[in-house]
Context: one part of a larger RNA
RNA sequence: UGACGGGGGCCCGCACAAGCGGUGGAGCAUGUGGUUUAAUUCGACGCAACGCGAAGAACCUUACCAACUCUUGACAUCCAGAGAAGUUACUAGAGAUAGUUUGGUGCCUUCGGGAACUGUGAGACAGGUGCUGCAUGGCUGUCGUCAGCUCGUGUUGUGAAAUGUUGGGUUAAGUCCCGUAACGAGCGCAACCCUUGUCCUUAUUUGCCAGCACGUAAUGGUGGGAACUCUAAGGAGACUGCCGGUGACAAACCGGAGGAAGGUGGGGACGACGUCAAGUCAUCAUGACCCUUACGAGUAGGGCUACACACGUGCUACAAUGGCCGGUACAGACGGUUGCGAAGCCGCGAGGUGGAGCUAAUCUGAGAAAGCCGGUCGUAGUCCGGAUUGGAGUCUGCAACUCGACUCCAUGAAGUCGGAAUCGCUAGUAAUCGUGAAUCAGAAUGUCACGGUGAAUACGUUCCCGGGCCUUGUACA
Numbered sequence: 001u002g003a004c005g006g007g008g009g010c011c012c013g014c015a016c017a018a019g020c021g022g023u024g025g026a027g028c029a030u031g032u033g034g035u036u037u038a039a040u041u042c043g044a045c046g047c048a049a050c051g052c053g054a055a056g057a058a059c060c061u062u063a064c065c066a067a068c069u070c071u072u073g074a075c076a077u078c079c080a081g082a083g084a085a086g087u088u089a090c091u092a093g094a095g096a097u098a099g100u101u102u103g104g105u106g107c108c109u110u111c112g113g114g115a116a117c118u119g120u121g122a123g124a125c126a127g128g129u130g131c132u133g134c135a136u137g138g139c140u141g142u143c144g145u146c147a148g149c150u151c152g153u154g155u156u157g158u159g160a161a162a163u164g165u166u167g168g169g170u171u172a173a174g175u176c177c178c179g180u181a182a183c184g185a186g187c188g189c190a191a192c193c194c195u196u197g198u199c200c201u202u203a204u205u206u207g208c209c210a211g212c213a214c215g216u217a218a219u220g221g222u223g224g225g226a227a228c229u230c231u232a233a234g235g236a237g238a239c240u241g242c243c244g245g246u247g248a249c250a251a252a253c254c255g256g257a258g259g260a261a262g263g264u265g266g267g268g269a270c271g272a273c274g275u276c277a278a279g280u281c282a283u284c285a286u287g288a289c290c291c292u293u294a295c296g297a298g299u300a301g302g303g304c305u306a307c308a309c310a311c312g313u314g315c316u317a318c319a320a321u322g323g324c325c326g327g328u329a330c331a332g333a334c335g336g337u338u339g340c341g342a343a344g345c346c347g348c349g350a351g352g353u354g355g356a357g358c359u360a361a362u363c364u365g366a367g368a369a370a371g372c373c374g375g376u377c378g379u380a381g382u383c384c385g386g387a388u389u390g391g392a393g394u395c396u397g398c399a400a401c402u403c404g405a406c407u408c409c410a411u412g413a414a415g416u417c418g419g420a421a422u423c424g425c426u427a428g429u430a431a432u433c434g435u436g437a438a439u440c441a442g443a444a445u446g447u448c449a450c451g452g453u454g455a456a457u458a459c460g461u462u463c464c465c466g467g468g469c470c471u472u473g474u475a476c477a
Base pairs, nucleotide, nucleotide: 001477002476003474004473005472007471008470009469010468011467012466013465015461016460019425020424021423022422023421026316027315028314029313030312031311032310033309034307035306042053043052064302065301067299068298069297070296073125077124078123079121080120082118083117089100090099091098092097107114108113127291128290130289132287136285137284138280139279140278141276143274148187149186150185151184152183153182154163155162156161167178168177169176193268194267195266196265198236199235200234201233202232203231208225209224212223213222214221239262242256243255244254245253246252318418322377323376324375325374326373327372328371334365335364336363339358340357344353345352346351384415389410390409391408392407393406394405395404431453432452433451434450435449436448437447
């Protein structure tokens, strides 16, 4: 100087407390461990691994397994020599592949040949998701959006170092003020950026419709309008600016006015010096090592989907603030040409047929759901709950057996609110309700986004956890 302390002081955080809803019990989905297996590919392991890499394993993916094959190779450059490239059909085979066959002679040319492309041969080489993240780059997580981390000059000390950065106030903040052997500065904080909340100007189509007309069963449907809404570009606006009080005549804090908004208005992006030899050699790149008729490459099949069990994360429930039936209302954001696909018709339905319109403020996915209004059920393992199983189908796709999703009929399991323990959340939040997108042929209870309805509670900082500053002890570095 640090680190540590079941030392002290001050302060903060959904850290506790106060509340609301869960997990832990059930069924299922999904990940992991374990076990099994020819293989169940690999990685991730307290917080910070476990709906994680994977924004999507039937084949492919695929890295794994057994089998059948290839060896200058599936891919790149160079050399020699041959053939245009490519097309058709047949045979063997699971296919890769092997054999036979058909027709085809292109482009440029200095007529030597050349450029693509395809066999053959020789070697230089290719190739490796093989190993090492404890050899590395890059990227990322985490402490933590915590308020810290440092430097120059000066000064003090023999020196390691100290000072500044401590102290008094204050702040979300090393934020600001005052003091001060320090004076300044840098990286962080804040602001500058995006979005949302108010207003103004400009613009007026595909969006809008107040006023004036026309028309319809009905609809901005039409003429028209540019007010309003919206859209999207530019501005205004919030700065403790004003008033009162407290304070040290400071910084600031408390209250108020005006205002759409008030003291960082809400949200996002943004992550200092560093820590964890944290994670990743399987995104990529890369040193060293290793394989080279195989640890490389191809093929069809299987596996990654196994199942006594254990754990994590979720979904659906156990019902009446509910289930079912009928009627009826209101979003936002997003996608669409290999695509979205309307009306109409067929089917109980998944869906089929159809093909209008749309490269989209025009057409379309598209019915929002919870809600509201009626009816029914009456506390039951039920008109709750839907697992499981049997049958019949639809769709995608060469192909749904291993191993897809969905529909209909039948079946109707556990489950009556969950032990010890444990998690999230402070406001348009929790809870609850639907909607969309990426990936994607098909395949979400996951992920990411969108809006609708919309709470309760916070006395307080004694205690638990984590963190910051000062101080103290230490046989630790």
Small-subunit ribosomal RNA, 3' major domain from an uncultured prokaryote, 477 nucleotides, folded computationally. Its mean pLDDT, the model's own confidence on a scale to 100, is 83.